[in-house]
Context: one part of a larger RNA
Molecule: small-subunit ribosomal RNA, 3' major domain
Organism: uncultured soil bacterium
RNA sequence: UGACGGGGGCUCACACAAGCGGUGGAGCAUGUGGCUUAAUUCGAGGCAACGCGAAGAACCUUAUCCUAGACUUGACACGUAUGGAUGAUGCCCGUGAAAGCGGUGCAUUUGCCUUCGGGUGAAACAUACACAGGUGCUGCAUGGCUGUCGUCAGCUCGUGCCGUGAGGUGUUGGGUUAAGUCCUUGAACGAGCGAAACCCCUGUCCCUAGUUGCCAGCAUUUAGUUGGGGACUCUAGGGAGACCGCCGGUGUCAAACCGGAGGAAGGCGGGGACGACGUCAAGUCAUCAUGGCCUUUAUGUCUAGGGCUGCACACGUGCUACAAUGCGGCGUACAAAGGGGAGCAAAGUCGUGAGACCAAGCAAACCUCAAAAAACAUGCCUCAGUUCGGAUUGCAGGCUGCAACUCGCCUGCAUGAAGCUGGAAUCGCUAGUAAUCGCGGGUCAGCAUACCGCGGUGAAUGUGUUCCUGAGCCUUGUACA
Repeated sequence: UGACGGGGGCUCACACAAGCGGUGGAGCAUGUGGCUUAAUUCGAGGCAACGCGAAGAACCUUAUCCUAGACUUGACACGUAUGGAUGAUGCCCGUGAAAGCGGUGCAUUUGCCUUCGGGUGAAACAUACACAGGUGCUGCAUGGCUGUCGUCAGCUCGUGCCGUGAGGUGUUGGGUUAAGUCCUUGAACGAGCGAAACCCCUGUCCCUAGUUGCCAGCAUUUAGUUGGGGACUCUAGGGAGACCGCCGGUGUCAAACCGGAGGAAGGCGGGGACGACGUCAAGUCAUCAUGGCCUUUAUGUCUAGGGCUGCACACGUGCUACAAUGCGGCGUACAAAGGGGAGCAAAGUCGUGAGACCAAGCAAACCUCAAAAAACAUGCCUCAGUUCGGAUUGCAGGCUGCAACUCGCCUGCAUGAAGCUGGAAUCGCUAGUAAUCGCGGGUCAGCAUACCGCGGUGAAUGUGUUCCUGAGCCUUGUACA
C1' cells in the first nucleotide's frame, strides 16, 4: 500500500421489511446431467452454464457423430511443365441407393488470324509437381468480440510539498448530491478517463405542409362515398418549453434541501442507447482472423441411410391447469406496432373444420395479413374430479415439401389421465410497474408454450434500515501478500 475480520462509524440497493404474483407438487414443452446406443456431433458449468451458441436438426443444415459405398492436385484458389484437341448445353446406354465408375452416340454451340493448307490461344481435360483442404489440438500462445462486479462512483496523471524509502498529499475533514455532484476548509494547484450533458423515443404548445391521412361547418351518399375544406386528428420537418428560474422557510452571506405558485410537465419529468482503471489465465481457435503442433489415398472431399428427437431417473426454465371474480353458448365495442412480390391476398363459391377453387387490389398512410382479446351488458346451463382440466390413445382428413416411418404442424369425431393451490426452500416486481389480455415480427418451404417487440385492462404495499445479501467511503486490528 492492499486484502481480510462472526472490528467500528456513515451511506446505498426489491438487500431485508410491507405487499402482490410465482417456482418447488400435476400433465406437457424445452435445455442439461445421467443412462442407453453403431452413433446419440461439439461447445457452455455458482452468481455470470442449463427455452444458452441454435433468429427455428424430416433430407439439406451436420460437424473425426454412426454404418456403408466412392474420390485422391482433390468440392475450392493460384502457378509451372508436357500432352493432345477438345470443352459447354440438352438427350442417351451399362452398373449403382446415390455419389461414382465405365461406355459411346446424336443435336446445338465453341475465340483470334488465315494465303483455307493451317497457325495460335482463353476456358476446359489428362499426367507430373509446387500446393489446396481440416468445425483436428491448444481461449493457459493470441487478435477481435462478449459476460461479470456495475451505470457501482470510482480510477489516475502533471507540477509542487511531506517522507531515508515503499509511499503520502491532492482524492481527507464539515455539509450536500443519484453521482469524486457541488460548496466550503485545507500544502496543495490544476488536469484526464468515468458521472452529468450532447443523441433517440415519449409527455404540452406553436409554425410550415395537406396525400394515400382527417371531416367542424355546406352540399351529397349504403359507406369521408363524392364535391369541397385545412379548422380538428394524424403524419414529419422546424421551433418553444423546466433552469431550483420565481416566492417563503432552513442552511455558514455557500452548495443545497423543504414547502408553495404558475405550468402539459418540478426538482435527473418517464424510457432507451451509452459501461472508467481494472477483476475472474472468465467465455469463444465451432462466426471470423491467427502463432505453434498434428493430418495429407486422410483427421481432406462426395454420396445414401441412420443419429443429433433414443428413456428406470435427477435438475433448471417455461406453458396449461386444478375452476363459480369461473367454463360454455348468443349479442355487441375499442388498439398499437409491424410484415407483404418465388409475397400479402379481399370478395365470391365449396367444406362442420383445417383448408380448397376462382380471383380483384397492392412494391402499399391507398390493397392485404386483420378477427384484436380480455373487458362490457343480457339471458341460459353447471356446486363437482364436473359442461373444470385437457394429457394420452383410436379413426378419418388438411397443408408444406422429391419425401412427414424413424421425426412436422393443423382439423373433425371419439377417448377423457394426473391435477381440488403444492414440504423444506426459493424467484420477480415500487406505477402505467406487478398481474392479466390479446396482436405482430425475425428465423422460416413447413414447424414457437421460446425469443424480440406492440398495445388493452390495470393494482397492492414501503417512505423504515435492527437483521440477511451485495456494494461504496472513512477508520481500526492482523503472525496474510